Predicted 3D model of a 529-nucleotide part of an RNA (small-subunit ribosomal RNA, 5' domain) from an uncultured prokaryote.

[in-house]
Context: one part of a larger RNA
RNA sequence: GAUCCGAACGCUGGCGGCAUGCCUAACACAUGCAAGUCGAACGAGAAAGGGGGGCAACUCCCGAGUAAAGUGGCGGACGGGUGAGUAAUACGUAGGAAUCUGCCCUAGAGAGUGGGGGAUAACUUGGGGAAACUCAAGCUAAUACCGCAUAAUUCCUACGGGAGAAAGAGGGCCUAUACUUGUAAGCUCUUGCUAUUGGAUGAGCCUAUGUCGGAUUAGUUAGUUGGUGAGGUAAUGGCUUACCAAGACUACAAUCCGUAGCUGGUUUGAGAGGAUGAUCAGCCACACUGGGACUGAGACACGGCCCAGACUCCUACGGGAGGCAGCAGUGGGGAAUUUUGCGCAAUGGGGGAAACCCUGAUGCAGCCACGCCGCGUGGGUGGAAGAAGGCCUGCGGGUUGUAAGCACUUUCAAUUGGGAAGAAAGAUUUAGAGUUAAUACCUCUUGAAUAUUGACGUUACCAAUAGAAGAAGCACCGGGUAACUCUGUGCCAGCAGACGCGGUAAUACAGAGGGUGCGAGCGUUAAUC
Numbered sequence: 001g002a003u004c005c006g007a008a009c010g011c012u013g014g015c016g017g018c019a020u021g022c023c024u025a026a027c028a029c030a031u032g033c034a035a036g037u038c039g040a041a042c043g044a045g046a047a048a049g050g051g052g053g054g055c056a057a058c059u060c061c062c063g064a065g066u067a068a069a070g071u072g073g074c075g076g077a078c079g080g081g082u083g084a085g086u087a088a089u090a091c092g093u094a095g096g097a098a099u100c101u102g103c104c105c106u107a108g109a110g111a112g113u114g115g116g117g118g119a120u121a122a123c124u125u126g127g128g129g130a131a132a133c134u135c136a137a138g139c140u141a142a143u144a145c146c147g148c149a150u151a152a153u154u155c156c157u158a159c160g161g162g163a164g165a166a167a168g169a170g171g172g173c174c175u176a177u178a179c180u181u182g183u184a185a186g187c188u189c190u191u192g193c194u195a196u197u198g199g200a201u202g203a204g205c206c207u208a209u210g211u212c213g214g215a216u217u218a219g220u221u222a223g224u225u226g227g228u229g230a231g232g233u234a235a236u237g238g239c240u241u242a243c244c245a246a247g248a249c250u251a252c253a254a255u256c257c258g259u260a261g262c263u264g265g266u267u268u269g270a271g272a273g274g275a276u277g278a279u280c281a282g283c284c285a286c287a288c289u290g291g292g293a294c295u296g297a298g299a300c301a302c303g304g305c306c307c308a309g310a311c312u313c314c315u316a317c318g319g320g321a322g323g324c325a326g327c328a329g330u331g332g333g334g335a336a337u338u339u340u341g342c343g344c345a346a347u348g349g350g351g352g353a354a355a356c357c358c359u360g361a362u363g364c365a366g367c368c369a370c371g372c373c374g375c376g377u378g379g380g381u382g383g384a385a386g387a388a389g390g391c392c393u394g395c396g397g398g399u400u401g402u403a404a405g406c407a408c409u410u411u412c413a414a415u416u417g418g419g420a421a422g423a424a425a426g427a428u429u430u431a432g433a434g435u436u437a438a439u440a441c442c443u444c445u446u447g448a449a450u451a452u453u454g455a456c457g458u459u460a461c462c463a464a465u466a467g468a469a470g471a472a473g474c475a476c477c478g479g480g481u482a483a484c485u486c487u488g489u490g491c492c493a494g495c496a497g498a499c500g501c502g503g504u505a506a507u508a509c510a511g512a513g514g515g516u517g518c519g520a521g522c523g524u525u526a527a528u529c
Stems, first nucleotide, its partner, number of pairs: 007525005014375005021367001022333001027331003031328003036074003041071002049062005081286003090211007099203002104199002108197002111194003114148001116146002123138006154163003168191006177184003212258003219249003224246008261283004265276004288309005311322004339365001341364003347361001348359004378408001380406002389400004412470001414465005422456001427450005432444003473518005478499001484513005494501002
C1' cells in the first nucleotide's frame, strides 16, 4: 500500500432485494412447543349438544361405536443441535472379502397361509401410599403369546438323519349349496402374514496411502506379536479364553507431551504457496458426568431403560421427579450475536387403504447498515462578472458560491384503488379400459365436469392523488498521501501507524474558514495474505 471478515467500538443513518447472526461458559436453566399415528389388528366405550315423553325427578332416541384411556402394529436409530473428545477406532483417496439389511421393487420370481391351546391389560371389586405409583382377586379379545401339522431354491449333519413358518382384515355378490328372513359357507376383488430367492438402498468390517507442533519426549509393549483348540459375532480377527512359542513397533521418529473434529470448500496470491474449516453439502463424535445392557432390521438410543455421581426441585421425611449441545426465551460469561411470532398453503418426513392427523424439519414474517448489490435525498432558469453573512487581506480586493425568486418533474417513501404466480393434488359426479359370474365393489402414469384448498399478504406488480415536499454524513489536509490559511497555546496542553511535531511567527496540538477523499455510510481496533 492492497484485501478480507460470522466481527466489535465511535460518529451518523432514507428505501428495497439477497444472504448472515453466542466465535466466549460442552455454564445453569423458569415457561410453552419440538414424535406421533392407525377403529380397514382387538376388547370395550363416554360427554357436550339436539329431539321426544313426563308437573318434576327422571327416562328414551340421535350424537356414536365418535372423544379420552388400554392391548397390538409401525415410527420414536430419520429429521434438528453441538464440536467437548479424537492425531487415528476419525477423515480424504484408491482398493478388498468374511457380512447383515425393516419399509421399497405399479410387470421382481415361484411356494404356502391347515388345525388347536392357554393367558393378559383395559374393566369390576378390595387394599397400600402425601405423591410417584402399586398389590391382590375376578372377567375378556386380537394381526399379542405358545404348541401341532406341512414345507424347500432354508439351516445343521457323523450323510443315517435332524431342526424349523404363518394372521388375518376390508369391500362387493347371492350366479350354482344350506336354512329360504337375510345370513353362513361359497365366489370375487383389495390388502396383509409366513418361509425362500434376486434386486435396490443403507450399514458393519479389512488393506494401502496422505493428514499440526515438540527429541529440552529414545526407547515402547505382556493379550503384548504369532500359532493351535474352544468360545463369541451378522461377519474376519487376541475380539475373548486355555496352552505353546518369543515375538511385535521404533531415528522413514515408535512411545510420550501439547494442540485440533476431518473434507468439499473459503480467503489471499500472477502462481507456487500461506491462512482458515461460520453459513451450505458429505463423513465422524457427543447428548448433565461415568458405566451398562434391553428392545429392535437398525441404537449401546438427545426429548427410552438400569446403576453410580454432581446439581436442581417436590415431600406428609417413608420416598419421589428432572436433564434446551431441538425452536423461542431467561440468568451468567463476554467487546459481541435476534422473536417466549404465523402456518402446515408449498417441499419433505412419520403413521394410515384413504380422508386426514402430527411435524419449532421446513416455508414465511419480526429484529440488527453485520455483509454484498441496487436506488434516492431533485433537475432547469435566475441571481452573475457574483446578494447578505463568514473567513482572509498587501485594504485595491480575494474566497465561500451560491441562496432567495420563477416556472417544472415525482423515482423511492405516504395515501387510495386494482391485482398475478407460488395450486398441484385430494374430494364429488361421470366416460372409457381392466378385473369378475356380475352392469356390484375395486383399480387406472386414461379423459371430462363441478365446487373448493395460500401462512406469507395491506404480497410482487400496475394505476391514481398531492407536494421539492420526508431523506447526508464521516474521516483527513507535515512528507509518504489527494487536500492550506488565520487565531489560540508556548517542550505546556496535546498529537502520533513508523519518521517525528510542540521551548512566541506550529500548513503536524486546539478552534475557525477553506479544501481533499469516500458516501448511507465513514473512520478506529482486532484478524489474514
Record summary:
Model confidence (mean pLDDT): 83 of 100. The RNAcentral record of the full RNA draws on ENA.